This is a predicted complex of two RNAs, RNase P RNA and transfer RNA, with 481 nucleotides together. Rfam match: Bacterial RNase P class A. It is annotated as a ribozyme. Its mean pLDDT, the model's own confidence on a scale to 100, is 77.
RNA sequence: CCAGACGGCUGGAUGACCGCGCGUGCUACGGGCUUGCCCGGCGGUGCGCGAGGAAAGUCCGGGCUCCACGGAUGGACGGUGCCGGGUAACGCCCGGCGGGGGCGACCCCAGGGACAGUGCCACAGAGAACAGACCGCCCGCGCUUCCAGGCCUCGUGCCUGGGCCGCGGGCAAGGGUGAAACGGUGCGGUAAGAGCGCACCGCGGGACCGGCAACGGGACCGGCACGGCAAACCCCACCGGGAGCAAGACCAAAUAGGGGCGGCGCGCCGGCGGCAACGCCGGCAGGCUCAUCCGGCCGAGCCGUCCGGGUCGGUCGCGCGAGGCGUCCGGUAACGGGCGUCCCAGAGGAAUGGUCAUCACCCGGCGCGAGCCGGGCACAGAACCCGGCUUACAGGCCGUCUGGCACU
RNA sequence: UCCGCGGUAGCUCAGCUGGUAGAGCAGGCGGCUGUUAACCGCCGGGUCGCAGGUUCGAGUCCUGCCCGCGGAG
Numbered sequence: 001c002c003a004g005a006c007g008g009c010u011g012g013a014u015g016a017c018c019g020c021g022c023g024u025g026c027u028a029c030g031g032g033c034u035u036g037c038c039c040g041g042c043g044g045u046g047c048g049c050g051a052g053g054a055a056a057g058u059c060c061g062g063g064c065u066c067c068a069c070g071g072a073u074g075g076a077c078g079g080u081g082c083c084g085g086g087u088a089a090c091g092c093c094c095g096g097c098g099g100g101g102g103c104g105a106c107c108c109c110a111g112g113g114a115c116a117g118u119g120c121c122a123c124a125g126a127g128a129a130c131a132g133a134c135c136g137c138c139c140g141c142g143c144u145u146c147c148a149g150g151c152c153u154c155g156u157g158c159c160u161g162g163g164c165c166g167c168g169g170g171c172a173a174g175g176g177u178g179a180a181a182c183g184g185u186g187c188g189g190u191a192a193g194a195g196c197g198c199a200c201c202g203c204g205g206g207a208c209c210g211g212c213a214a215c216g217g218g219a220c221c222g223g224c225a226c227g228g229c230a231a232a233c234c235c236c237a238c239c240g241g242g243a244g245c246a247a248g249a250c251c252a253a254a255u256a257g258g259g260g261c262g263g264c265g266c267g268c269c270g271g272c273g274g275c276a277a278c279g280c281c282g283g284c285a286g287g288c289u290c291a292u293c294c295g296g297c298c299g300a301g302c303c304g305u306c307c308g309g310g311u312c313g314g315u316c317g318c319g320c321g322a323g324g325c326g327u328c329c330g331g332u333a334a335c336g337g338g339c340g341u342c343c344c345a346g347a348g349g350a351a352u353g354g355u356c357a358u359c360a361c362c363c364g365g366c367g368c369g370a371g372c373c374g375g376g377c378a379c380a381g382a383a384c385c386c387g388g389c390u391u392a393c394a395g396g397c398c399g400u401c402u403g404g405c406a407c408u
Numbered sequence: 409u410c411c412g413c414g415g416u417a418g419c420u421c422a423g424c425u426g427g428u429a430g431a432g433c434a435g436g437c438g439g440c441u442g443u444u445a446a447c448c449g450c451c452g453g454g455u456c457g458c459a460g461g462u463u464c465g466a467g468u469c470c471u472g473c474c475c476g477c478g479g480a481g
Stems, first nucleotide, its partner, number of pairs: 001404010012359007020050008029040005052379001056390002059388005064244004077240005082096005097111001098109004112235002117233002119229003134175002136171007144163001146162006183201006202224001203222003208217003248316004258307007267284007286298004323342008361376006409480007418433004427464001435451005457473005
């Protein structure tokens, strides 16, 4: 210098003017009286503070609040799944182990159980899980007379060997299929073969050793038996009560409705209950439906006052917290502890904005150059809070490390 | 704030317990007809929303995103 790996930080700066939200002080002004104090202050004004690393997705874990719940065990459902540690907790983080990828720095992995059981393994292929025999290799028998040799009684006869075909049997080495074929290579062995035997490798078990553990090493033993899939059902271990700030708490209109008390009013008959006040049921008058018939409805309430519940509305919950920054100590680290210091948004259709100037950064054009002109400056935006994960993001900065090239 | 469903051809939808994706309409070509429609036959057309993983193999199973629709208070 080029290419790359990992970790961390940042997310424009300054000023002027005009505005917005919250807090706080003062005040015009209004009200109260014990006449110099108190209360309010929506208007005005000073000061302070005013989005994020993700405020997002709502995917996990908690705080908080309400509801449910006597305890234990089991079942159902959902989730998690190597080991150790961190944490309030976690499916998060840190360190390690094992497996895979990369020359390497480094990266990725839902990574318990397939001798508890059930299930699946398409197509191809002979055979796909108590495997199988298509081609092939080998042995035996038969047939044929295709070939070679031999014999003679010369017939297309007999014998031997080979080939073709058929039958019976042995084998699984080779060919071939597949993602996967029931260990691999070599030598021996055999009719041909085969862990049939042996050596090495692989595999299984494993005294013992190291490690908290996952796991690693491993004398020795076993001739090899035990395919894969559990992000298929399932088994094992562990975890989980439900809902969510529109949780929940408080104050509390108008109208309607409920209840208590007081006043006025309340046609008749019958029945039931009751000491009574009165209540209920049925019938007849009466009233309303403009008149009539039928049908339907009303047939006891009205006024005043007080009480309680809910709604509209308002207030709280709601900003000091598993808090930020700095520093020291412990720890490989995640993280923990001590000390110092700081207070850092709280709205409720919802503030955090707009204009301008200068500078910084990036791009394009012009210019030898100082520079000039034009354009751009991400993703996004609190709504109860916190710890994580995931996703979006213009550009810039820092550190550690790896591979290569060149030079010293 | 909480919850459910869906995304497959131009459109509307199938696709089971993983095995290599179809139907109807639409489109193109041919036939029938004097011609068109209807009808008959043939054909083309797919990033299965995206990315990663599990598996020999993923539209299907798992995880994370994107988009759309709907529900509760």